């Protein structure tokens, strides 16, 4: 130099033929305890690395780019 896969909520991931986002933990509140932990109910949080573009509609297609892994290739 080329190729391929990843890149969604704070963490680990889902998500299917493009139709308007979810799930365990975590984190608030509340019950329950002499407290704390365990438990149980209820809440809140993300426009999907980033920029086009196709489409009425895109995380889902297309390019481009960034980054992380892996391979391959060169190498004075």
């Nucleotide at each position: 130099g080329c190729c391929g896969c990843u890149g969604u909520a704070g963490c680990u991931c889902a998500g299917c033929a493009g139709g308007u986002a979810g799930a365990g933990c975590a984190c608030g509140u509340c019950a329950u305890u002499c407290g704390u932990a365990a438990u149980g109910a209820c809440g809140g949080g993300g426009u999907a690395g980033c920029a086009g573009g196709u489409u009425c509609g895109a995380g889902u297609c297309c390019u481009g780019u960034c980054a992380g892994c892996g391979g391959c290739a060169c190498c004075a």